[in-house]
RNA sequence: GCGGGUGUAGCUCAAUGGCAGAGCAUCAGCCUUCCAAGCUGAGAAUGCCGGUUCAAUCCCGGUCACCCGCU
Numbered sequence: 001g002c003g004g005g006u007g008u009a010g011c012u013c014a015a016u017g018g019c020a021g022a023g024c025a026u027c028a029g030c031c032u033u034c035c036a037a038g039c040u041g042a043g044a045a046u047g048c049c050g051g052u053u054c055a056a057u058c059c060c061g062g063u064c065a066c067c068c069g070c071u
Stems, first nucleotide, its partner, number of pairs: 001070007010024004018054001026042005047063005
């Protein structure tokens, strides 16, 4: 330099154009003499800039980061 893949919550992952969910973690409450465990609840995210569309995590272009391959 060329090609391909990935990018969603603090972490690991879902969501094949129509309300962005789950587990773990965090916080609050309940329980307990206290802690742990358990139960209930809460906060928290689509890498960035554009395009297509009534509607984009999803489709298209660019860009950034990481990974793999080729040279």
Record summary
RNAcentral holds the sequence, with entries from ENA and MGnify. Predicted 3D model of a 71-nucleotide RNA (transfer RNA) from an Acidimicrobiia bacterium. Lineage of the source: Bacteria > Bacillati > Actinomycetota > Acidimicrobiia. It matches the Rfam family "tRNA". The family's RNA type in Rfam is transfer RNA.